[in-house]
RNA sequence: GUCCUUGUAGCACAGCAGGAUAGUGCAAUCGCCUCCUAAGCGAUAGGUCGGCAGUUCGAAUCUGCCCAAGGACGCCA
Numbered sequence: 001g002u003c004c005u006u007g008u009a010g011c012a013c014a015g016c017a018g019g020a021u022a023g024u025g026c027a028a029u030c031g032c033c034u035c036c037u038a039a040g041c042g043a044u045a046g047g048u049c050g051g052c053a054g055u056u057c058g059a060a061u062c063u064g065c066c067c068a069a070g071g072a073c074g075c076c077a
Stems, first nucleotide, its partner, number of pairs: 001073007010026004019057001028044005050066005
């Protein structure tokens, strides 16, 4: 330098041949239960889906550029 993969809640991930409120588990907070704790049960909060643009009635999903992590190949020394 070229190409590929990944980026979604504090953590691990699903959703990605566009469709109406963006989810699951763990963690957190509150409550129930218990003599207390743990476990168990219930509820709540937490996200402008890596960033900026574009396409579209509509984008986490498609396109372009950029950023970050990982990988393959190549060039020079």

The RNA shown here (transfer RNA) has 77 nucleotides and comes from a Mycoplasmatota bacterium. It matches the Rfam family "tRNA". About the family: Transfer RNA (tRNA) molecules are approximately 80 nucleotides in length. Its family is annotated with triplet codon-amino acid adaptor activity in the Gene Ontology. The prediction has a mean pLDDT of 81. The RNAcentral record of the sequence draws on ENA. The organism belongs to Mycoplasmatota, within Bacteria. RNAcentral records the identical sequence in 2 taxa.